Predicted 3D model of a 348-nucleotide part of an RNA (small-subunit ribosomal RNA, central domain) from Alicyclobacillus sp.
Rfam family: Bacterial small subunit ribosomal RNA.
Context: one part of a larger RNA
RNA sequence: CUGGGCGUAAAGCGCGCGCAGGCGGUUUCUUGCGUCUGAGGUGAAAGACGAUGGCUCAACCAUCGCAAUGCCUUGGAAACGGGGGAACUUGAGGGUCGGAGAGGCAAGGGGAAUUCCACGUGUAGCGGUGAAAUGCGUAGAGAUGUGGAGGAAUACCAGUGGCGAAGGCGCCUUGCUGGACGAAACCUGACGCUGAGGCGCGAAGGCAUGGGGAGCAAACAGGAUUAGAUACCCUGGUAGUCCAUGCGGUAAACGAUGAGUGCUAGGUGUCGGAGGGUACCACCUCCGGUGCCGAAGGAAACCCAAUAAGCACUCCGCCUGGGGAGUACGGUCGCAAGACUGAAACUC
Numbered sequence: 001c002u003g004g005g006c007g008u009a010a011a012g013c014g015c016g017c018g019c020a021g022g023c024g025g026u027u028u029c030u031u032g033c034g035u036c037u038g039a040g041g042u043g044a045a046a047g048a049c050g051a052u053g054g055c056u057c058a059a060c061c062a063u064c065g066c067a068a069u070g071c072c073u074u075g076g077a078a079a080c081g082g083g084g085g086a087a088c089u090u091g092a093g094g095g096u097c098g099g100a101g102a103g104g105c106a107a108g109g110g111g112a113a114u115u116c117c118a119c120g121u122g123u124a125g126c127g128g129u130g131a132a133a134u135g136c137g138u139a140g141a142g143a144u145g146u147g148g149a150g151g152a153a154u155a156c157c158a159g160u161g162g163c164g165a166a167g168g169c170g171c172c173u174u175g176c177u178g179g180a181c182g183a184a185a186c187c188u189g190a191c192g193c194u195g196a197g198g199c200g201c202g203a204a205g206g207c208a209u210g211g212g213g214a215g216c217a218a219a220c221a222g223g224a225u226u227a228g229a230u231a232c233c234c235u236g237g238u239a240g241u242c243c244a245u246g247c248g249g250u251a252a253a254c255g256a257u258g259a260g261u262g263c264u265a266g267g268u269g270u271c272g273g274a275g276g277g278u279a280c281c282a283c284c285u286c287c288g289g290u291g292c293c294g295a296a297g298g299a300a301a302c303c304c305a306a307u308a309a310g311c312a313c314u315c316c317g318c319c320u321g322g323g324g325a326g327u328a329c330g331g332u333c334g335c336a337a338g339a340c341u342g343a344a345a346c347u348c
Base pairs, nucleotide, nucleotide: 003320004319005318006317007302008301012316014201015200016199017198021194022193023192025088026087027086028085029084030083031082033081034080035077036076037075038074039073040072041071042070049065050064051063052062053061054060091191092188093187094186096183097182098181103177104176105175106174107173108172109171110154115149116148117147118146119145120144121143125136126135162169163168206247207246208245209244210243211242215241216240220236221235222234223233258315259314260313261312262311263310266293267292268291269290270289271288272287273286274285275284276283297304298303321348322347323346330341331340332339333338
């Protein structure tokens, strides 16, 4: 290389949109490009292979034969693939009706709690721990009452619950806006799937400029612990956490499981919808989601099992012993931090 693989052994891009490319439903007509087939030509010789022969054998050599992926010309076939025409509705999309949702963005509003400030009551402690101390307090703390300021987060409801492509989304109201689902089957008529590059989105932390700062809290300081304690515990505390705009582009970005389609026992819970049923329920059936158990089957085992890791097809990404190393060098991107791409020597 071929091949074999990718939940946990090496291996699914963090997620989407999508150009090229690859792949593509049913019926019919046509073409004859692929495909199949007949004939002819070509495919040099040597070599290889087979047979026979020549040097006393062999190596070596000679003659004959076979073979030669393939290419060209020409006659034909029409199932399948491709091209062209016509039609179809089940894939896909649209319209109508209906309900569900922390889906997104913006503006406004609310209450609880922490902290701080002012004043009242009131007096000796408070706080903290395994025990303490640092710390706060007679200049009146802590406790309690009233009023005020400000920031952040939204108890209960709350759920293997819902929504979103992923990251993620949770108080209330309003505006703008995306997606999915159910019902009937009115419209279009294959308009589809995947997707190298490309473009966009992308937790936390980080960066830039300006604002904000209650609580929490890297760094830092102090108190303890300890042989030491650059920690775990305690008292403080700055970046940061929050907002606006821009950058960055990573993660155990996980279901460690790419996307799509079809097929393959059941049982049970739950969310959304519909039909049947009922006085209303209960209950039964169907569709879509989300869990658990389990058959066949799969699997090295664990386990997976209609939400497959089963049976198949299409397209993309990726792996190919450990260390060196996600390093060096080069390149691209970035304000930087760094990200992406990504070796070798050597060694086991």